A computed fold for a 513-nucleotide part of an RNA from candidate division Kazan bacterium RIFCSPHIGHO2_01_FULL_49_10, annotated as small-subunit ribosomal RNA, 5' domain.

Context: one part of a larger RNA
RNA sequence: GGAUUAACGCCGGCGGCAUGCCUAACACAUGCAAGUCGAGUGCACUUCGGGUGCACGGCAGACGGCUGAGUAACGCGUGGGAACAUACCCUUGGGUCGAGCAUAACCUGCCGAAAGGCAGGAUAAUUCUCGAUAGUCUCAGCACUUAUUUCAGUGGAUUAAUUUUUAGUCUGUUGAAAUAAGUGCUGAGUAAAGAUUUAUCGCCCAAGGAGUGGCCUGCGUUCGAUUAGCUAGUUGGUAGGGUAAUGGCCUACCAAGGCUGUGAUCGAUAGUUGGUCUGAGAGGAUGACCAGCCAGACUGGGACUGAGACACGGCCCAGACUCCUACGGGAGGCAGCAGUGAGGAAUUUUGCGCAAUGGACGAAAGUCUGACGCAGCAAUGCCGCGUGAGGGAUGAAGGUCUUCGGAUUGUAAACCUCUUUUUUAUGGGAAGAUUAUGACGGUACCGUAAGAAUAAGAGCCUGCUAACUACGUGCCAGCAGCAGCGGUAAUACGUAGGGCUCGAGCGUUAUCC
Repeated sequence: GGAUUAACGCCGGCGGCAUGCCUAACACAUGCAAGUCGAGUGCACUUCGGGUGCACGGCAGACGGCUGAGUAACGCGUGGGAACAUACCCUUGGGUCGAGCAUAACCUGCCGAAAGGCAGGAUAAUUCUCGAUAGUCUCAGCACUUAUUUCAGUGGAUUAAUUUUUAGUCUGUUGAAAUAAGUGCUGAGUAAAGAUUUAUCGCCCAAGGAGUGGCCUGCGUUCGAUUAGCUAGUUGGUAGGGUAAUGGCCUACCAAGGCUGUGAUCGAUAGUUGGUCUGAGAGGAUGACCAGCCAGACUGGGACUGAGACACGGCCCAGACUCCUACGGGAGGCAGCAGUGAGGAAUUUUGCGCAAUGGACGAAAGUCUGACGCAGCAAUGCCGCGUGAGGGAUGAAGGUCUUCGGAUUGUAAACCUCUUUUUUAUGGGAAGAUUAUGACGGUACCGUAAGAAUAAGAGCCUGCUAACUACGUGCCAGCAGCAGCGGUAAUACGUAGGGCUCGAGCGUUAUCC
């Protein structure tokens, strides 16, 4: 000098665009943040037009949003790879036949303070179950083709030993066996769901695509040796299990391996990258906002459902904490948006709207959406604008200094002329939206009127470093980034006048280069 998610002090006019718990991953009152579908189904109510409610059922609650505790790791970045999955979407081919058992809501009865639960009875479906049929699906068998490996026969070349000979290597060919892939045949197994406004939407099987995800791997990825040895599922193999899939992922058996001075293990610290700040660069520091990946959801563990979770606003168990209780037992999880307490130098409204963009569901109308779009608060930052312009010397008054002559404040003011960015009042008034639909918002912007009107401070003035005098004080009070200043003439302390530098800011502190 630059920078900052800054804070503090003094001061503070406006607008635009950004940003706003860095500390306690501390605890949370209250409201909202994930629903939707009657064109799957049953029942109840009804103003009989269609609605409303309860429940079953489907899809979505694995996205979006938040946080950075953990993690030094295939976690991330980058480049490769093979043994995989994929709801919704797109393309292609084929199919959608028949039957049945239940169950919730409901009714009845019972238990409980509540949360809720139990028993009996009735019923539907795109719920569930069974059967049929199907191949470019799965499994098994057979045949053929191709490839690889092994064995046997045989031809050639070549190497070694000592000629015949033997052994090895390479190569051609014939046969057999095993494995893999492909093709064909046979057998076995596995599908389906309907709805309506009659035009569609669905449902099932198979193949492909797109996008997404799981897995493996080379390289890169902080500090410490005052951490030198670490490791028994440990390292590898065989067989099996498990998984969508490879694999000690798991199990049994066998072997004794594996890592380490190119730093294992242990300890400390830390989410990571694109980037950001600085710097001429190399580098150093850093990882707020925005974007990608990862991890977490009171703490620890677990699985269920599902295409996908071991699931923030799902379930179960244990623990801590809070709340309710009739003491038997129950309820909860803001690191979602607001908001509260606490901590702290320190960080905002319990706002408006789904109008736009995006998402879920739905055939659609639409519903939901604290994502998002906006508004509010904060000079927290960046950028822009203003606080007037021109004229005006008796260089007024006042202040300060003085060698008492004057100098300076100073064209500064007064005064004259003008302007109206701002401001106030008033009138008009958008784009953002395609036929419709605008929270923002009577906003931005435009016109008219009034009137210099509403608008300047902060730090510094010994040197570094731009800017000096007077008074007070007298090693006191005090200043100070460093050198240092102050003990009676202090340009260094305090005040005043003047000046210098920045300017709605200016300084201080902290941190990085």